[in-house]
RNA sequence: GCCUCUAGAGCAUGACGGUAAUGCUGCGGACUCUUAAUCCGUAGACCUGGGUUCGACUCCCUGUAGGGGCA
Numbered sequence: 001g002c003c004u005c006u007a008g009a010g011c012a013u014g015a016c017g018g019u020a021a022u023g024c025u026g027c028g029g030a031c032u033c034u035u036a037a038u039c040c041g042u043a044g045a046c047c048u049g050g051g052u053u054c055g056a057c058u059c060c061c062u063g064u065a066g067g068g069g070c071a
Stems, first nucleotide, its partner, number of pairs: 001070007010024004018054001026042005047063001049061003
């Protein structure tokens, strides 16, 4: 330098172009003599900038960061 993959909540992962979900974690509560476990509730996210579309995490382009391959 070229090709390719990835980027989402604090962490790990789902998501036909149509309300962003689940588990753990955090916070509050129930239970318990207390803690743990269990149960209930609650908070929190689509890498940047454009384009296509009635509508984009999703499709296209650019950039950034990381992984892999070739030279």
Notes: This is a predicted structure of a 71-nucleotide RNA (transfer RNA) from a Spirochaetota bacterium. Rfam family: tRNA. From the family's description: Transfer RNA (tRNA) molecules are approximately 80 nucleotides in length. The family's RNA type in Rfam is transfer RNA. Its mean pLDDT, the model's own confidence on a scale to 100, is 81.